[in-house]
RNA sequence: AGUCGGCCAGACAGUCGCUGCGUACGGGUAAUGCCGUGCGUGGAGGAAAGUCCGGGCUCCAUAGGGCAGGGUGGCGGGUAACACCCGUCCGUUAUAAGUCGCGGGCGCAAGUUCGCGGUGAAGGCGAGGAAUAGGGCCACAGAGACGAGUCCUGGCGCGCAAGCUUCAGGGGUGAAACGCGGCAACCUCCACCCGGAGCAACAUCAAAUAGGCAGGCGCUGACGCGGCCCGUCGAGUCUGCGGGUAGGUGGCUUGAGCCGUGGAGCAAUUCACGGCCCAGAGGAAUGACUGUCAGGGCCUGCGUUAUUGGGCUCCAUACAGAACCCGGCUUAUCGGCCGACUUCA
Numbered sequence: 001a002g003u004c005g006g007c008c009a010g011a012c013a014g015u016c017g018c019u020g021c022g023u024a025c026g027g028g029u030a031a032u033g034c035c036g037u038g039c040g041u042g043g044a045g046g047a048a049a050g051u052c053c054g055g056g057c058u059c060c061a062u063a064g065g066g067c068a069g070g071g072u073g074g075c076g077g078g079u080a081a082c083a084c085c086c087g088u089c090c091g092u093u094a095u096a097a098g099u100c101g102c103g104g105g106c107g108c109a110a111g112u113u114c115g116c117g118g119u120g121a122a123g124g125c126g127a128g129g130a131a132u133a134g135g136g137c138c139a140c141a142g143a144g145a146c147g148a149g150u151c152c153u154g155g156c157g158c159g160c161a162a163g164c165u166u167c168a169g170g171g172g173u174g175a176a177a178c179g180c181g182g183c184a185a186c187c188u189c190c191a192c193c194c195g196g197a198g199c200a201a202c203a204u205c206a207a208a209u210a211g212g213c214a215g216g217c218g219c220u221g222a223c224g225c226g227g228c229c230c231g232u233c234g235a236g237u238c239u240g241c242g243g244g245u246a247g248g249u250g251g252c253u254u255g256a257g258c259c260g261u262g263g264a265g266c267a268a269u270u271c272a273c274g275g276c277c278c279a280g281a282g283g284a285a286u287g288a289c290u291g292u293c294a295g296g297g298c299c300u301g302c303g304u305u306a307u308u309g310g311g312c313u314c315c316a317u318a319c320a321g322a323a324c325c326c327g328g329c330u331u332a333u334c335g336g337c338c339g340a341c342u343u344c345a
Stems, first nucleotide, its partner, number of pairs: 001342008010293007018043010045319001049330002052328005057198004069194005074088005089128001090126004098119009129189002134187002136183003146179001151170005157164002202250004212241006219234001221233004257276008295315002297312005
């Protein structure tokens, strides 16, 4: 001088609330659930976001194999898995200080400064298999972009000539000019991987109302030649059953968990031992106020500057708010702390 990575995300105290759990007392109930009060204890994030990728979990589907469709792609490793991570190879791309050259300014000079060009690490980026399996594409310019063909010169051959055929060389255009060109993030081929839907999954308890099924009662109902008995059907009514809806409950937070120590490994990561429990709401809690300190902003004094004294109380703190749970990626982000790597003097 440059680059990369990790961590924190105002602190403390007081008052008043909201919410999960535990506990004590009181109320209520047949009992539990429940209600109230007190005490103890927990209460947003590094991204809770985008929902892009990969898993767990649940239900549905599912002999085996293939086709279709989607995805991945150097090599090796990690992982539950990945389009992620680590190591490494290859390709590509810079640039800082410094240094070299040229030019300008200043200077008597030594030198200094500015500009341009070169050199110059760590680093950044790479969907990084295959281009003689095949198709397709290669802007503009150029005769011509892989098909056909020919701007100039020369040679051989043919021809009276113009010219034709073939070979060699050259000029010009262009990122690339005939070389088995380039592009596979165009189709394709090769190897490997992949069922679908999602917590509004799913399970369970279960009103009111209207259907359904079974049984009883019953009629001034209909039918059986139908007045009676009897039978069948039907309205009504009662009881029971069953499915679904509203609503309640579970799923729900102990987990690929966190912290510490030690071992293996370059690392990602992993193993052993010890310790810890750290939101679980659901029209959705995690808040409000006050004080002190730290921070930011603004004003101002001294001062060349760095810095520093005082004041205001403007911000009361960037980005942002869990909703089944994890691992990643991407995007947003005031301010601060720590570490590593490289080059130069």
Bacterial RNase P class A from a marine eukaryotic metagenome, 345 nucleotides, folded computationally. Its Rfam family is "Bacterial RNase P class A". Rfam classes the family as a ribozyme. From the family's description: Ribonuclease P (RNase P) is a ubiquitous endoribonuclease, found in archaea, bacteria and eukarya as well as chloroplasts and mitochondria.